[in-house]
RNA sequence: GAAGUCCGCCAGGCAGCCGCUGGGCGCUUAUGCGCCUGGAGGAAAGUCCGGGCCCCGCAGAGCAGGAUGCCGGCUAACGGCCGGGCGCCGUGAGGCGACGGAAAGUGCAACAGAAAGAUACCGCCUAAGUUCGCAAGAACCGGUAAGGGUGAAAUGGUGGUGUAAGAGACCACCGCAUGGCUGGCAACAGUCCAUGGCACGGCAAACCCCAUCCGGGGCAAGGCCAAAUAGGGGAGCGAUGGCGUGGCUCGCGCCGCUCCCGGGUAGGCUGCUUGAGGCCGUCGGCAACGGCGGUCCCAGAGGAAUGGCUGCCCUCGACAGAACCCGGCUUAUCGGCGGACUUCCACC
Numbered sequence: 001g002a003a004g005u006c007c008g009c010c011a012g013g014c015a016g017c018c019g020c021u022g023g024g025c026g027c028u029u030a031u032g033c034g035c036c037u038g039g040a041g042g043a044a045a046g047u048c049c050g051g052g053c054c055c056c057g058c059a060g061a062g063c064a065g066g067a068u069g070c071c072g073g074c075u076a077a078c079g080g081c082c083g084g085g086c087g088c089c090g091u092g093a094g095g096c097g098a099c100g101g102a103a104a105g106u107g108c109a110a111c112a113g114a115a116a117g118a119u120a121c122c123g124c125c126u127a128a129g130u131u132c133g134c135a136a137g138a139a140c141c142g143g144u145a146a147g148g149g150u151g152a153a154a155u156g157g158u159g160g161u162g163u164a165a166g167a168g169a170c171c172a173c174c175g176c177a178u179g180g181c182u183g184g185c186a187a188c189a190g191u192c193c194a195u196g197g198c199a200c201g202g203c204a205a206a207c208c209c210c211a212u213c214c215g216g217g218g219c220a221a222g223g224c225c226a227a228a229u230a231g232g233g234g235a236g237c238g239a240u241g242g243c244g245u246g247g248c249u250c251g252c253g254c255c256g257c258u259c260c261c262g263g264g265u266a267g268g269c270u271g272c273u274u275g276a277g278g279c280c281g282u283c284g285g286c287a288a289c290g291g292c293g294g295u296c297c298c299a300g301a302g303g304a305a306u307g308g309c310u311g312c313c314c315u316c317g318a319c320a321g322a323a324c325c326c327g328g329c330u331u332a333u334c335g336g337c338g339g340a341c342u343u344c345c346a347c348c
Base pairs, nucleotide, nucleotide: 001344002343003342004341005340006339007338008337009336010335012313013312014311015310016309017308018307020039021038022037023036024035025034026033027032041319045330046329048328049327050326051325052324053218054217055216056215060250061249062248063247065214066213067212068211069210070084071083072082073081074080085099086097087096088095089094100209101208105207106206107203108202121148122147123144124143125142129140130139131138132137156174157173158172159171160170161169175198176196177195178194179193180192181190182189183188222270223269224268225267232261233260234259235258236257237256241255242254243253244252277296278295279294280293281292282291283290284289
């Protein structure tokens, strides 16, 4: 100097005029007026997970169903986060992982190829046996899976012994399986030991098996007040019954329940923002995070509040607007700032 990887922060600024809104204070008969103070995001988005909160259910048990899937930790919890292990990608910093089980069973794999739960297309041999031949040799019978081809994948690999030619047929080493030892909380690891020629590979994001977890519904939850109407009409089940917040069975509870047509109301208040909260310091921890101390209040609309105009600056502004709240994940995205680390080039 160039190219990268990971982490953190900001999200146009300043001024003037007019306008909107939550809270507080003071006036005002009321309507309103004045002053002070606060007023959209890093994703507010998607509604994908997990909760807080509310309601139902004597809130129980089982089956079915669903979710997660290496180990340890964090957390209110999670399918999240942190650290580690293993596998894959990358020269590397790093990134990704749907990461329990294929020796319980079932199933799937087009085409090519001789053959994909397993073989003989090309090839190699002619030992042994038979026939022909004076002989060389040829034919039949037979042996073979080491070589070649096909394919994503062909009865583990390399080297040797052996053989007619070969082959774990045998041997050494590697690989694999089982058991032990050592290190580690563990997943796992090992220039370790012993035994064994050794299961016929892949796919479970196929069915399945195993382990752990799961009641349902949701702020349009729920609570209070006021008002209005037609407790009208019809059908069904009916104690051996009906109903009870996913399905089925048992249990438990209640005594009625379900459907169709028609009529009335949809108004006001509340829930509604002080939180598993933010910031600072300190201690513990590799870290996620936790303890202690201090400090601050930081949006609550209700058809939905932040807008309009002007001037200047600049890094020239992308994606984009809360609706009960919080912890995550995923997706979209202009520009700027800071830190740590990696690789390459050149010079000293």

The RNA shown here (Bacterial RNase P class A) has 348 nucleotides and comes from a Rhodocyclaceae bacterium. Of the family's consensus pairs, 97% are formed in the model. Its Rfam family is "Bacterial RNase P class A". Rfam's curators write: Ribonuclease P (RNase P) is a ubiquitous endoribonuclease, found in archaea, bacteria and eukarya as well as chloroplasts and mitochondria. By type it is a ribozyme.